[in-house]
Context: one part of a larger RNA
RNA sequence: CUGGGCGUAAAGCGUACGUAGGCGGCUUGUCAAGUUGGAUGUGAAAUCCCACAGCUUAACUGUGGAACUGCGUCCAAAACUGGCAGGCUCGAGAACAGUAGGGGACAGUGGAACUCCAGGUGGAGCGGUGAAAUGCGUAGAGAUCUGGAGGAACACCGGUGGCGAAAGCGACUGUCUGGGCUGUUUCUGACGCUGAGGUACGAAAGCUAGGGGAGCGAACGGGAUUAGAUACCCCGGUAGUCCUAGCCGUAAACGAUGGGCACUAGCUUGAGGGACCUUCGGGUUUCUCUUGCGUAGCUAACGCGUUAAGUGCCCCGCCUGGGGAGUAUGCGCGCAAGCGUAAAACUC
Repeated sequence: CUGGGCGUAAAGCGUACGUAGGCGGCUUGUCAAGUUGGAUGUGAAAUCCCACAGCUUAACUGUGGAACUGCGUCCAAAACUGGCAGGCUCGAGAACAGUAGGGGACAGUGGAACUCCAGGUGGAGCGGUGAAAUGCGUAGAGAUCUGGAGGAACACCGGUGGCGAAAGCGACUGUCUGGGCUGUUUCUGACGCUGAGGUACGAAAGCUAGGGGAGCGAACGGGAUUAGAUACCCCGGUAGUCCUAGCCGUAAACGAUGGGCACUAGCUUGAGGGACCUUCGGGUUUCUCUUGCGUAGCUAACGCGUUAAGUGCCCCGCCUGGGGAGUAUGCGCGCAAGCGUAAAACUC
């Protein structure tokens, strides 16, 4: 180098955009770099291989041949790859007309619940549990009514329903804004795919500064339980949870399944468009997404099965026995917490 793999055995980067690179549709001409054929030069000797010969044989040695799979030069071919020039439209993109949506950002608005404050009624309990106690309450609690304040989250609709690259997104209204799908086939004319580095986004927790703080609630205090109870249960409760600005960059970041394209039985669920028919109930059909089964095939099995884990091609990432260890060290990043990269001795 070739050869094997990555749903669950070790192994798909959390996700996207994109640089270099790799790969790349149909067609005409041309060049001849790759490619192919021929010629020629070179490829030292020895070694290896073949034939013959010399030491009694062998090892060893000699002679000849072949080989040295390579490289250079010249001539030729032009199918394929490539370069250059031109054309095409099915890939890709655009335009126009529609369409669904918790996609994103900002501003505003709303009701229920909750807690607190003030007042009215009222008068002994409330709360909590398996049972209790801590706790609250005659300085009037709980209950109930009225008014006010505040913060957070948006019941029902709600659905293996929708949108988003992923993280994620759910009250209502307005403004700004991204993407998708369908139809027409009007335009551009391969503009494409992937993507080492790189860049951006990235739940929760955590960090910095300033606000905010209703409920919940690490830590902490108390009451129980228990042999003990640094827990599970109960009463409290700080950080935090929320907002603004900036960090962090991780996760069972999961479909534990990288992206793209093409091909390979069907049936079925729901969602969004289009076309045709219609007795206006609906029916047929097409595109996109989505749910459950299942043929061939694949798989160690489980299972996957047109949303592939089937059949192929292109590009990237990753794996190579368990522990040591995702650790030490170095380097980079970070305010820190730590993150990224990443061993070895030793041991089984």

Predicted 3D model of a 348-nucleotide part of an RNA (small-subunit ribosomal RNA, central domain) from a Planctomycetota bacterium. It was read from a public genome assembly.